Description: SAM riboswitch aptamer (S box leader) from a Chitinophagaceae bacterium, 133 nucleotides, folded computationally. Rfam family: SAM riboswitch aptamer (S box leader). From the family's description: The SAM riboswitch is found upstream of a number of genes which code for proteins involved in methionine or cysteine biosynthesis in Gram-positive bacteria. The SAM riboswitch acts at the level of transcription termination control. The predicted structure consists of a complex stem-loop region followed by a single stem loop terminator region. An alternative and mutually exclusive form involves bases in the 3' segment of helix 1 with those in the 5' region of helix 5 to form a structure termed the anti-terminator form. The sequence was found by an Rfam model in a public genome assembly. Its mean pLDDT, the model's own confidence on a scale to 100, is 77.
RNA sequence: AACUUAUCAAGAAAGGCUGAGGGUAAUGGCCCGAUGAAGCCUUGACAACCUACUUUAUUUUGUUCCUUGUCAUUCCGAACGAAGUGAGGAAAGGUGCUAAUUCCACCCCGAUAACAAUCGGGACAGAUAAGUC
Numbered sequence: 001a002a003c004u005u006a007u008c009a010a011g012a013a014a015g016g017c018u019g020a021g022g023g024u025a026a027u028g029g030c031c032c033g034a035u036g037a038a039g040c041c042u043u044g045a046c047a048a049c050c051u052a053c054u055u056u057a058u059u060u061u062g063u064u065c066c067u068u069g070u071c072a073u074u075c076c077g078a079a080c081g082a083a084g085u086g087a088g089g090a091a092a093g094g095u096g097c098u099a100a101u102u103c104c105a106c107c108c109c110g111a112u113a114a115c116a117a118u119c120g121g122g123a124c125a126g127a128u129a130a131g132u133c
Stems, first nucleotide, its partner, number of pairs: 002132007013043005021032003027105003044098001046096001049094002053088003057085009066069001102125001107122006
């Protein structure tokens, strides 16, 4: 860099350095910014994707045992394990994030009687995580 899957209306700030832009790019809007943008650093917060933990709620499966399964509309013996899914709380570890819905629109479809306006759905693009090559 490419591909796959999931999520994107919730949430969360101070300090230091620096000094003019920023909201991914284009276009149009709207907004943030010398009461300090972007960037870097420190600390904190938020969230819970991965990881770790708990849990017979459930599915699959392994080993062992004998009393070989009569409570169950079919299946469904027990004990001990493993893996998946679900649920739960936590925040040590890997990431992420900490103005505005991913700020909004743009392209397609639909609804509201209408090319305006509003609303809904989708696509494109993007962000993040996990995985693949």